[in-house]
Molecule: FMN riboswitch aptamer (RFN element)
Organism: uncultured Desulforhopalus sp.
């Protein structure tokens, strides 16, 4: 450079009103990390190159929210405020307990916990919006 990059309310109950509350249900970005699978190079066989896939609550990120400061953008006749946009700084949720093992916050098992920001006839991880956005970061 180009392409791609987020999932989920079924059912019941109260109510005037609730996909928002209660009961049961569903969902899990992106990269590390691995005692577990798969593929498979070489071998007569041991041996074993490489490759893939594996954590929501372990470490990093990203989105989003806030401050600050700049702008040749938008809006005005020009400002100011307001939008956008860009840099920096900050904020960023939640796991235990058994059992195997030389080693497990990753496996088996059970149990639990989290989920921006604005909207709403009623409190929202799941409805509507910013967003036909951006992106951490994949693959050509």
């Nucleotide at each position: 450079u180009u392409u791609c990059a987020g999932g989920g309310c079924g059912a019941g109950g109260u109510g005037g009103a609730a996909u928002u509350c209660c009961u049961c249900a569903c969902c899990g970005g992106c990269g590390g990390u691995a005692u577990u699978c798969c593929u498979g190079c070489u071998u007569u066989u041991u041996u074993a190159a490489a490759g893939g896939a594996g954590a929501g609550c372990c470490c990093g990120c990203g989105a989003a929210c806030g401050a600050u400061u700049u702008u040749g953008c938008c809006a005005u006749g020009g400002a100011a405020u307001g939008g956008g946009a860009a840099a920096u700084c900050g904020c960023c949720g939640a796991u235990c307990u058994u059992g195997u093992a030389c080693c497990a916050g990753u496996c088996c098992a059970g149990a639990g916990c989290c989920g921006a920001c604005g909207g709403u006839c009623a409190c929202a991880g799941u409805c509507c919006g910013g967003a036909u956005g951006g992106a951490a970061g994949a693959a050509a």